[in-house]
Context: one part of a larger RNA
RNA sequence: GAUGAACGCUAGCGACAGGCCUAACACAUGCAAGUCGAGGGGCAGCACUUCGGGUGGCGACCGGCGCACGGGUGAGUAACGCGUAUGUAACCUGCCCUCAGGUGGGGGAUAGCCCAUCGAAAGAUGGAUUAAUACCGCAUGACGUCGAAUGACAGCAUUAGAUUUCGACCAAAGAUUCAUUGCCUGGGGAUGGACAUGCGUCCUAUUAGCUAGUUGGCGGGGCAACGGCCCACCAAGGCGACGAUAGGUAGGGGUUCUGAGAGGAAGGUCCCCCACAUUGGUACUGAGACACGGACCAAACUCCUACGGGAGGCAGCAGUGAGGAAUAUUGGUCAAUGGGCGGAAGCCUGAACCAGCCAAGUCGCGUGAAGGACGACGGCCCUAUGGGUUGUAAACUUCUUUAGCAGCAGAGUAAUAAGGGGGUCGUGACCCCCGAUGCAAGUAUGCUGAGAAUAAGGAUCGGCUAACUCCGUGCCAGCAGCCGCGGUAAUACGGAGGAUCCGAGCGUUAUCC
Numbered sequence: 001g002a003u004g005a006a007c008g009c010u011a012g013c014g015a016c017a018g019g020c021c022u023a024a025c026a027c028a029u030g031c032a033a034g035u036c037g038a039g040g041g042g043c044a045g046c047a048c049u050u051c052g053g054g055u056g057g058c059g060a061c062c063g064g065c066g067c068a069c070g071g072g073u074g075a076g077u078a079a080c081g082c083g084u085a086u087g088u089a090a091c092c093u094g095c096c097c098u099c100a101g102g103u104g105g106g107g108g109a110u111a112g113c114c115c116a117u118c119g120a121a122a123g124a125u126g127g128a129u130u131a132a133u134a135c136c137g138c139a140u141g142a143c144g145u146c147g148a149a150u151g152a153c154a155g156c157a158u159u160a161g162a163u164u165u166c167g168a169c170c171a172a173a174g175a176u177u178c179a180u181u182g183c184c185u186g187g188g189g190a191u192g193g194a195c196a197u198g199c200g201u202c203c204u205a206u207u208a209g210c211u212a213g214u215u216g217g218c219g220g221g222g223c224a225a226c227g228g229c230c231c232a233c234c235a236a237g238g239c240g241a242c243g244a245u246a247g248g249u250a251g252g253g254g255u256u257c258u259g260a261g262a263g264g265a266a267g268g269u270c271c272c273c274c275a276c277a278u279u280g281g282u283a284c285u286g287a288g289a290c291a292c293g294g295a296c297c298a299a300a301c302u303c304c305u306a307c308g309g310g311a312g313g314c315a316g317c318a319g320u321g322a323g324g325a326a327u328a329u330u331g332g333u334c335a336a337u338g339g340g341c342g343g344a345a346g347c348c349u350g351a352a353c354c355a356g357c358c359a360a361g362u363c364g365c366g367u368g369a370a371g372g373a374c375g376a377c378g379g380c381c382c383u384a385u386g387g388g389u390u391g392u393a394a395a396c397u398u399c400u401u402u403a404g405c406a407g408c409a410g411a412g413u414a415a416u417a418a419g420g421g422g423g424u425c426g427u428g429a430c431c432c433c434c435g436a437u438g439c440a441a442g443u444a445u446g447c448u449g450a451g452a453a454u455a456a457g458g459a460u461c462g463g464c465u466a467a468c469u470c471c472g473u474g475c476c477a478g479c480a481g482c483c484g485c486g487g488u489a490a491u492a493c494g495g496a497g498g499a500u501c502c503g504a505g506c507g508u509u510a511u512c513c
Stems, first nucleotide, its partner, number of pairs: 001512003005509005012365005018358002020323001025321003029318003034065003039062002042058002046056003072276003081201008091193002096189008104138001106136002114127005144169006154159001174181002202248003209239003214236004219231003251273004255266004278299005301312004329355001331354003337351001338349004368399004378390005403454001405449005413440001419434007457502005462483003468497005478485002
């Protein structure tokens, strides 16, 4: 000098940042992921009704998209995990953009509804019936995929495959207010990811040898793709004092602190990457997960039970217990920014934005200003009828009114959406104008009013180290970072007066440089 600090004493205000570093311990309660009726059958509830699900609308259900983002944590990991630089002729990519082509004709089910049954519950079963942008054939198919033939350019080479021909295989879905918008196939792009490689990445040699899918090959399987990734067979290799293996510790980086620098130390908040979601394992769905608020199995724990059986996962936001020196509200709003769905209105959003608590940090402001005695009272000290000091300090006079209090006024954050009007190019976009909407909040801020009024402490004073005297104590009581003070004149203990430093803080402790 620094800190996500804690403790002691003290404490007026604001702004901006920050706030479980310990038990990745256990969790009561609420909320944190839904949305679409412009895909479908329908109509439980609400409203209207011409009594017709007819209309507004819509719970549950089928279906679509999302739930792989956002949010949390740092347990594991010494690793291509991260950082940096390359490569992929070994790869994938929903939504989005762009280009080309297509969208013909059929079928069988099933949830819901209805009926019935079992169960304490969670839930389950059977029957009947029904729809779709759900599911399944058929047709059409290529610039797609695969196979056969051809084999240009490139490359040292394994390779690589342009072009052409033939054959085989595979698609679709409609809705509508008639403006549109969906659907299918293929090419390209963008974005996001996957993999590989060079280099860098803590301590211990009181860890010296390690390795059997181990190292390589051939052939297969699997994968988006390469690969012992997996498998059969074959060979006997591979790594290591340039530190293998083992053990310990640890998420990595941008950055942060310190330092003149070189370095050293750290990785909280914010951003990027990784890993994890009670513990271990597994896959399913999907463009994407081996999935925090999905599934299955095992385990530990907790809860319900009619004892037959079931339910759960805060390292989301609040909150509780525990642990600890120690870390906040079971708050408000979707107004803005952003995300999901939707044609839109809109709905959802503990992301986010705000507010609350905390001197825990940084910065700013205030606690008054000017005048005022050869200097009051009181205190303290002395060489004591006096002097010094507290000290212009107070009193007193004049002035001011920040912050706070009271009153009045009162923003900006809002850009626009749907829709309407106008214009441009020329048929769906762009530009201009109008156009609902403000949580915070009557907040920020401004003006006015009264009145110095409501606001100063902490540590230290032997040297290091700025600041000294008196009294008490008497190696006692005590102090102390180091040296050291204290045994009767203690500037070092305790008190007082005075002084010094910093100041809404000041000290102590801990840690780093």